[in-house]
RNA sequence: GUUCCUGUAGUUUAAUGGAUAGAACACUGGCCUCCGAAGCCGGUGAUAUGGGUUCAACUCCCAUCGGGAACA
Numbered sequence: 001g002u003u004c005c006u007g008u009a010g011u012u013u014a015a016u017g018g019a020u021a022g023a024a025c026a027c028u029g030g031c032c033u034c035c036g037a038a039g040c041c042g043g044u045g046a047u048a049u050g051g052g053u054u055c056a057a058c059u060c061c062c063a064u065c066g067g068g069a070a071c072a
Base pairs, nucleotide, nucleotide: 001071002070003069004068005067006066007065010025011024012023013022018055027043028042029041030040031039048064049063050062051061052060
């Protein structure tokens, strides 16, 4: 340089073009306990960026950016 794959909470992930983007772990408040752990009840937090198609986009298309692979 060319081609291909990939990008959603701190991490691992779900979501057939149509519900308020759903879970688990982690973090955190409370209950419990002599104190912790475990357990139970809550809370915070996410679609890489920009454009396009569409009545409607995490999802489809294009470009850019990041990560990975193959070839040279």

The RNA shown here (transfer RNA) has 72 nucleotides and comes from Candidatus Shapirobacteria bacterium UBA4062. The sequence was found in a public genome assembly. Model confidence (mean pLDDT): 81 of 100. It matches the Rfam family "tRNA". Its family is annotated with triplet codon-amino acid adaptor activity in the Gene Ontology. Rfam's curators write: Transfer RNA (tRNA) molecules are approximately 80 nucleotides in length. By type it is a transfer RNA.